[in-house]
Context: one part of a larger RNA
RNA sequence: CCCUCGCUAAGGAACUAGGCAAUUCAGUGGUCGUACCUUCGGUAGAAGGCCUGCCCAGAGUCGGAGUGACGUAAUCAUUCGUCAAUCUAAAAUGGGCCGCAGCGAAAGAUGCUUAACGACUGUUUACCAAAAACACAGGUCCCUGCAAACCCGUAAGGGGAAGUAUAGGGGCUGAUGCCUGGCCAGUGUCUGGUCGUGAACCCGCUCGGUUGGUAGCUGAGCGGCGUAGCCCAGAUGAACGCCGGCGAUAACUAUAAUCGUCCUAUGGUAGCGAAAUUCCUUGGCACGUAAGUUGUGUCCCGCACGAAUGGCAUAACGAUUGAGCAACUGUCUCGGCGAGGGACCCG
Numbered sequence: 001c002c003c004u005c006g007c008u009a010a011g012g013a014a015c016u017a018g019g020c021a022a023u024u025c026a027g028u029g030g031u032c033g034u035a036c037c038u039u040c041g042g043u044a045g046a047a048g049g050c051c052u053g054c055c056c057a058g059a060g061u062c063g064g065a066g067u068g069a070c071g072u073a074a075u076c077a078u079u080c081g082u083c084a085a086u087c088u089a090a091a092a093u094g095g096g097c098c099g100c101a102g103c104g105a106a107a108g109a110u111g112c113u114u115a116a117c118g119a120c121u122g123u124u125u126a127c128c129a130a131a132a133a134c135a136c137a138g139g140u141c142c143c144u145g146c147a148a149a150c151c152c153g154u155a156a157g158g159g160g161a162a163g164u165a166u167a168g169g170g171g172c173u174g175a176u177g178c179c180u181g182g183c184c185a186g187u188g189u190c191u192g193g194u195c196g197u198g199a200a201c202c203c204g205c206u207c208g209g210u211u212g213g214u215a216g217c218u219g220a221g222c223g224g225c226g227u228a229g230c231c232c233a234g235a236u237g238a239a240c241g242c243c244g245g246c247g248a249u250a251a252c253u254a255u256a257a258u259c260g261u262c263c264u265a266u267g268g269u270a271g272c273g274a275a276a277u278u279c280c281u282u283g284g285c286a287c288g289u290a291a292g293u294u295g296u297g298u299c300c301c302g303c304a305c306g307a308a309u310g311g312c313a314u315a316a317c318g319a320u321u322g323a324g325c326a327a328c329u330g331u332c333u334c335g336g337c338g339a340g341g342g343a344c345c346c347g
Base pairs, nucleotide, nucleotide: 001342002341003340004339005338006337007336008335010333011332014331019328029051030050031049032048037042039175053097054096055095056094057093063088064087065086067084068083069082070081071080098102110326111325112324113323114322115321116320117318118317122134123133138173139172140171141170142169143168144167150159151158152157176313177312178311179310181243182242183241186240187239188236189235190234191233192232193231196230197229202224203223204222205221206220207219208218209217210216244262245261246260247259248258271305272302283299284298285297286296287295
């Protein structure tokens, strides 16, 4: 010096990205007591107090177990009631004893407030990620009438299912509460369809080859017919998606309920908002601190929130993430001392 431990005056997070690590608290039991909020279940062991040894009395008492007797019931069993033998056996309370100390050793939760995300219990990157990711119950849309749709297989065949629309498959969302706005122009899907377009087959004509031949076969050209699709019409957003610009205007100023104009399929509604989203930005104000790029509340010129790619709330829950408080400490001021094992020296 390294590893693993023990102790440490005064201070007590000043450490640090961050209380990381290590402390603190303390079992079980008894008893008192317990807030906001809430889906009335919870929150909750909330928080926070007090007690705890031994001896005597209370007391072989209360209580419990239990057998017998008697009573009840028409009878047996059972049940119920009363009394008694037997076994077991407290507490409150009062008094006393000892010690520094009575959960006398060991073992054995730190707690609270607030915000974000996800409802929850679960699942996951075997070997750097356990989460806010996945799943989930619930919601909704689409497909499927059974030889089902769909999936595996070239096929036979199998799964679906020894099921039958309260079933099965697929997509999205993700408990619950309040809700879920506008746009069908584009893309997709579905429904319908006169015309147009539309390969081959087929048909007609013309020309060439073959041939005696205008037959047949065959090559080329032109024309006709012609399914789906394209096309046309309509529907459809919990389908993919999208949800404006400029100029002016009120009797201080400022602002613009209002007006004009251009473009568009329609121009972002409710709610939320410097947000897990805000560039400018450490935005402005307030709170918290002596001091706060973090945090909380509020404001809103939202660079670039927004409604099942769900919006906003939300009790409970979380080895999740941010902020704060109390207690506590060698994390630190700032080190020190000690123990064991290494390192080191000799063999």
A computed fold for a 347-nucleotide part of an RNA from an uncultured bacterium, annotated as large-subunit ribosomal RNA, domain IV. It matches the Rfam family "Bacterial large subunit ribosomal RNA". Gene Ontology terms of the family: structural constituent of ribosome and ribosome. It was read from a public genome assembly.